A computed fold for a 110-nucleotide RNA from a Chitinophagaceae bacterium, annotated as SAM riboswitch aptamer (S box leader). NCBI's taxonomy places the organism under Bacteria, Bacteroidota, Chitinophagia, Chitinophagales, Chitinophagaceae. It was read from a public genome assembly, where an Rfam model found it. Model confidence (mean pLDDT): 79 of 100.

RNA sequence: CACUUAUCAAGAAAGGCAGAGGGUAUGGCCCAGUGAAGCCUUGGCAACCUAUUUUUCCGCAAGGAACGAUAAGGUGCCAAUUCCAUCCGCGUUAAGCGGGCAGAUAAGUC
Numbered sequence: 001c002a003c004u005u006a007u008c009a010a011g012a013a014a015g016g017c018a019g020a021g022g023g024u025a026u027g028g029c030c031c032a033g034u035g036a037a038g039c040c041u042u043g044g045c046a047a048c049c050u051a052u053u054u055u056u057c058c059g060c061a062a063g064g065a066a067c068g069a070u071a072a073g074g075u076g077c078c079a080a081u082u083c084c085a086u087c088c089g090c091g092u093u094a095a096g097c098g099g100g101c102a103g104a105u106a107a108g109u110c
Stems, first nucleotide, its partner, number of pairs: 002109007013042005021031003025086004043078003047075003050071004055066004082102001087099004
């Protein structure tokens, strides 16, 4: 890189260096010298894994499973619903609703 599974309407700051872009593509619409991207330091959030634990279920037991809670160890994240739309279906003056494609993150496999 690829494949599988799960989640994605919540949540989360400040300082320094730096100096013009950034939000995946396209169309919009936003953010940005009252400093973008990137790097560093401290802080925070809690999605997955991990640790501890209440309850319920299975089990002779060891132990396992499910919904939670706590912690923040491993990744991750800290503008806007994954910022909205693109494809399909329903519906409509319009709006809208649902599903998909794609994307991000985690765990596992190769």